[in-house]
RNA sequence: UGCGGCGUAGCGCAGUUUGGUAGCGCAGCGGCUUCAUAUGCCGCAGGUCGAAGGUUCGAAUCCUUCCACCGCCA
Numbered sequence: 001u002g003c004g005g006c007g008u009a010g011c012g013c014a015g016u017u018u019g020g021u022a023g024c025g026c027a028g029c030g031g032c033u034u035c036a037u038a039u040g041c042c043g044c045a046g047g048u049c050g051a052a053g054g055u056u057c058g059a060a061u062c063c064u065u066c067c068a069c070c071g072c073c074a
Base pairs, nucleotide, nucleotide: 002072003071004070005069007067010026011025012024013023020057028044029043030042031041032040050066051065052064053063054062
């Protein structure tokens, strides 16, 4: 070079099947509970979905190119 996988919140991952409001757990912050802490419960914040372009009324999702990581062959 070639092929496959993967990239989504600080971390670990769903969501792609069938394009239609971006989610879960942990972590973080606030509150309740406690003498206090932990546990438990309630709530909040945090994302230009790896980058660019295209298709579409509408793209995390489809198409093209590129980038990073992992693996296979040579």
Source information: Predicted 3D model of a 74-nucleotide RNA (transfer RNA) from Nocardia uniformis. The coordinates come from a structure-prediction model, not an experiment, and the mean pLDDT is 82. The organism belongs to Nocardia, within Bacteria. Rfam family: tRNA. Rfam classes the family as a transfer RNA.